[in-house]
Order: sequence, then C1' cells, then structure tokens
RNA sequence: GCAGGAUUAGCUCAGUGGUAGAGCAGCCGACUGCAGAUCGGCAGGUCUCCGGUUCAAACCCGGAAUUCUGCU
Repeated sequence: GCAGGAUUAGCUCAGUGGUAGAGCAGCCGACUGCAGAUCGGCAGGUCUCCGGUUCAAACCCGGAAUUCUGCU
C1' cells in the first nucleotide's frame, strides 16, 4: 500500500427497518449462626463518530476513527 473482519451495559456477546436484550459482574431482598451457593427484584446504553436515505435507522448507503487478520 491492497483486501477482509470487528466496534451495542463494567466484561463476553445477541439483536438484518418499528424506538435495545441475555449471561456474568454490581446493588437490594429472601435463605444462612456468618458467608458462599441458590431464588426473586433493581440499576446500568449519546448502539465508535460525521453525513445521507426513510414516516421511522443499532440495522440500509457514503466517509472517518480505533482494532484484528491476510497479502505484497
């Protein structure tokens, strides 16, 4: 330099146009002599950024950034 992948909760990841979820972690409660485990609940998000398309965008289109892999 060229090609491809990834970017969504603290972490690991779902979510292929109708207004965002799970597991773990955290907090509260139940249970326990205490804790752990287990069970119930709660909280946590500018969906990397900018622009475009659309009635409506995490999702489609263009560009940028970071990162990973391959080729030269």